[in-house]
RNA sequence: CCGUGCUAGGUGGGGAGGUAGCGGUGCCCUGUACUUGCAAUCCGCUAUAGCAAGACUGAAUGCCAGCUGAGGUUUGAUAUCUCUAUGGUCUGCCGUAAGGAAUUAGUGUGGACAUUUAGGUCCUGCGCAACAGGAACCCAUGAACCCUGUCAGGUCUGGAAAGAAGCAGCAGUAAGUGGUUAUUCGUGUGUGCCGCAGGAUCGCCUAGAUUGAGCUAUGCACUUACGUAACGCUUAGAGAUAUGGAAUCGAUGUUGGAUGCACGG
Numbered sequence: 001c002c003g004u005g006c007u008a009g010g011u012g013g014g015g016a017g018g019u020a021g022c023g024g025u026g027c028c029c030u031g032u033a034c035u036u037g038c039a040a041u042c043c044g045c046u047a048u049a050g051c052a053a054g055a056c057u058g059a060a061u062g063c064c065a066g067c068u069g070a071g072g073u074u075u076g077a078u079a080u081c082u083c084u085a086u087g088g089u090c091u092g093c094c095g096u097a098a099g100g101a102a103u104u105a106g107u108g109u110g111g112a113c114a115u116u117u118a119g120g121u122c123c124u125g126c127g128c129a130a131c132a133g134g135a136a137c138c139c140a141u142g143a144a145c146c147c148u149g150u151c152a153g154g155u156c157u158g159g160a161a162a163g164a165a166g167c168a169g170c171a172g173u174a175a176g177u178g179g180u181u182a183u184u185c186g187u188g189u190g191u192g193c194c195g196c197a198g199g200a201u202c203g204c205c206u207a208g209a210u211u212g213a214g215c216u217a218u219g220c221a222c223u224u225a226c227g228u229a230a231c232g233c234u235u236a237g238a239g240a241u242a243u244g245g246a247a248u249c250g251a252u253g254u255u256g257g258a259u260g261c262a263c264g265g
Base pairs, nucleotide, nucleotide: 001265002264003263004262005261006260009057010056011055012030013029014028015027020046021045022044023043024042034054035053036052037051038050063257064256065255066254067253071249072248073247074246075245077243078242079241080240081239082238083237084236085235087233092231094227095226096225097224098223099222103219104217105216106215107214114210115209116208117207118206119205120204121203122199123198124197125196126195127194128192129191130189131188132187134185135184136183138179139178140177141176147172148171149170150169155164156163157162
């Protein structure tokens, strides 16, 4: 150095969690690397740390060291999102009020604003008119009898002449009813300013005079003040995700190194 046969070893690994600790079942990552039984209200073991049984492989699929770094856990920072709380003495949105040198709209040399004159509007009193309804007047109607006049017929008195009362009818009228348009009288008023007198004089309207260019509206914007915690914003807490750190565990891959026994050549 080669061949043959054994044995040790190996036949997935890792993370979190659980545990006094170790391993397993279960969850997660990697990816294919025997079988059967036990096992989260756990199963088995004791730093030599699964137990029990069987099968395969076998001195390299194992060991040591370096490099690599799937993935997990912890912690800090930053950012975003969600939730809770806080603040109107941060701050926007929103609301109220005020402002005038802005804007918009309206109006203005056919004269703005201002000043001023005279009236009206305002109040009171008196008068007048209108309206509303009432009364009178006028016309018509209107009393079987208890209104008037005339009273046919008829009745009564009388010897007669005549007289008396008096129904109906007619005429007129009372109470009442209806109507009409003029007139008169009285009542009423958020009728009208018509007249007169007095009062009032802030505002408004009308008509003039002086002057000569703005005036009005918080409507919008702006400024100031006050308010409002729904939203944005401030501050604090909790959670999730992402980024880049720190720490820790770490499979896999790759490189290199060392290596058991027996026999034979």
The prediction has a mean pLDDT of 75. Bacterial large signal recognition particle RNA from Pseudogracilibacillus sp., 265 nucleotides, folded computationally. The gene name in the source record is ffs. It matches the Rfam family "Bacterial large signal recognition particle RNA". Rfam classes the family as a non-coding RNA gene. On this family, see Rosenblad et al., Nucleic Acids Res 2003: "SRPDB: Signal Recognition Particle Database". Taxonomically the source falls in Pseudogracilibacillus (Bacteria, Bacillati, Bacillota, Caryophanales). RNAcentral holds the sequence, with entries from ENA.